[in-house]
Context: one part of a larger RNA
């Protein structure tokens, strides 16, 4: 010297663009973050509107339709993304690069082939019973793109077999197996058209598993290992394997550092540096891991599942004490810790998700705004003239110097600041903007509204007086203070930086 997610001190006008719990992976009031679809289905009625019948003198009034709408239920799809956060973890977790003849893939594209006929329930609702509640139990109706058979089945899955491969691939026979769902709109009632449904092949893009190398410390850790190392049969999975299990062998790793033991998510990157290289991983993106703590699973293409289940354990909360309910490492807020870290804001306008034929609905993702000199970078706090070098301040040899062209004065300008007007792009095509009455323009008022911090012995750029008398302080290091201290303190004046200046942390 730079650099920082920084934090005190003094001070402090403006923008614009980032960043803002680095500690307690402590515990959390209260609101919110995941819904959607009525064009799967049955059913609701407060209401609106329509066209029909019926009564009736108009018009009213009953009575099914049908559009519209609907908490709640069955159903489908999302809830595996997106959002935190680093707790564990030295490990195929992660980077690079390969391998899978050991694998899987919802929704998207592409092609081919089909969707025939049946059946038996169930929630919702009515009825009753229990419980403080949470909720739970009986019988009784009823629907589907919900379940379940039957029919087909080219490829498909299983097994055999041939041929082939290094090998279990790709081929070809034989045989047993296995699919489906309807809806919406138009109709010359024949059906078209969409949107959805089954089987299989590919794609694409996601992912599982595996292998080579890299990438802390500490040998004041030297000997680890019993499913352990291997083999053979099974099971288990989407898939290869001690992944499990049963048996059989006595195998396996290690100074090229195993075992242990401590610290840690990992990169792309960032900071310094001429460069090696040392340090570090916040913001941001990729990949991991985790959702009080600990274990297990179900549903599912995906999960062993942050705002799903179920078990313990710890807390907290409600009870009628029989029995419940709960998980902010979403986003806001609270208390706490601490030297420190922000509204319990605004909108779906954009862009991106979910559902949905769509018109939408939902999105603390996001898109904005508030807070905070936390950064960084830009602007301002006036310009030009102006010496009788004015007063005042300081110093002094009393001549003077210094502040100092500084001010005063004149003349000028209005960045910003007020006041007043007008006003957006951002929305691909008519409407549609949270930010917003904001950027941005134009008028007018007036230098008006805007300076501070640290030094000043040498390193180091800047010096005198007065106080203090080894005191009372100063300090980065060397040192300064004991009666004339350019090093304490206050004063005038100087030096550096500037809306910042200092000072302490920490890293090159």
């Nucleotide at each position: 010297g730079g650099a920082u997610g920084a934090a005190c001190g003094c001070u402090a006008g403006c923008g614009g663009c980032g960043c803002g719990c680095u500690u307690a992976a402590u515990g959390c009031a209260u609101g919110u973050a995941a819904g959607u679809c009525g064009a799967a289905c049955g059913a609701u009625g407060a209401g609106u509107a329509g066209a029909u019948g019926u009564a009736u003198u108009u018009a009213u009034a009953c009575a099914a339709c049908u559009a519209c709408a609907u908490c709640a239920g069955u159903g489908g799809c999302a809830g595996a993304c997106g959002g935190g956060u680093g707790a564990g973890u030295a490990a195929c977790a992660c980077g690079u690069g390969g391998g899978u003849g050991a694998c899987c893939u919802g929704c998207c594209c592409u092609g081919u082939a089909g969707a025939c006929g049946g059946g038996g329930a169930u929630a919702a609702c009515g009825a009753g019973u229990g419980g403080a509640a949470a909720c739970a139990c009986u019988g009784g109706c009823u629907a589907a793109u919900a379940c379940c058979g039957g029919a087909u089945g080219a490829g498909c899955u299983u097994a055999u077999u041939a041929a082939g491969u290094c090998a279990a691939a790709a081929u070809a026979a034989u045989a047993a197996g296995g699919a489906a769902a309807g809806g919406a709109u138009c109709u010359a009632c024949g059906g078209a058209u969409c949107c959805a449904c089954u089987a299989c092949a590919g794609g694409a893009g996601g992912g599982g598993c595996u292998c080579g190398c890299g990438g802390c410390c500490c040998a004041u850790c030297a000997g680890c290992u019993a499913g352990u190392u291997g083999g053979u049969g099974a099971g288990g999975u989407a898939a290869a394997g001690g992944c499990u299990c049963a048996c059989c062998a006595a195998g396996g790793c290690g100074a090229a550092g195993a075992c242990g033991g401590g610290u840690a998510g990992g990169g792309g990157g960032u900071g310094u540096g001429a460069g090696a290289g040392c340090a570090c991983g916040g913001c941001c993106c990729c990949c991991c891991a985790c959702a009080a703590u600990g274990g297990g699973a179900c549903u599912g293409a995906g999960a062993c599942a942050c705002g799903g289940c179920c078990c313990a354990u710890a807390c907290u909360c409600c009870u009628a004490c029989g029995g419940g309910a709960g998980g902010c490492a979403g986003c806001a807020g609270c208390a706490g810790g601490g030297a420190a870290u922000a509204u319990u804001g605004c909108a779906c306008a954009a862009u991106g998700g979910a559902c949905g034929a769509a018109a939408g609905u939902c999105u603390g993702a996001u898109g904005c705004a508030g807070c905070g000199a936390c950064g960084c970078c830009g602007c301002g706090u006036g310009a030009a003239u102006g010496a009788a070098g004015a007063a005042g301040g300081c110093c002094c040899u009393c001549g003077g110097g210094u502040u100092g062209u500084a001010a005063a004065a004149u003349u000028c300008u209005u960045u910003u600041a007020g006041u007043g007007g007008g006003g957006a792009a951002g929305a691909g095509g008519a409407a549609g903007g949270a930010c917003g009455g904001u950027a941005c323009c134009c008028a007018c008022u007036g230098a008006a509204u805007a300076a501070g911090c640290g030094u000043c012995g040498g390193c180091u750029a800047a010096c005198u007086a007065c106080g203090u008398g080894c005191c009372a302080g100063c300090a980065g290091c060397c040192g300064c203070g004991g009666u004339a201290a350019g090093a304490c303190g206050u004063a005038g004046g100087a030096c550096g930086c500037a809306a910042g200046c200092g000072u302490u942390a920490u890293c090159c």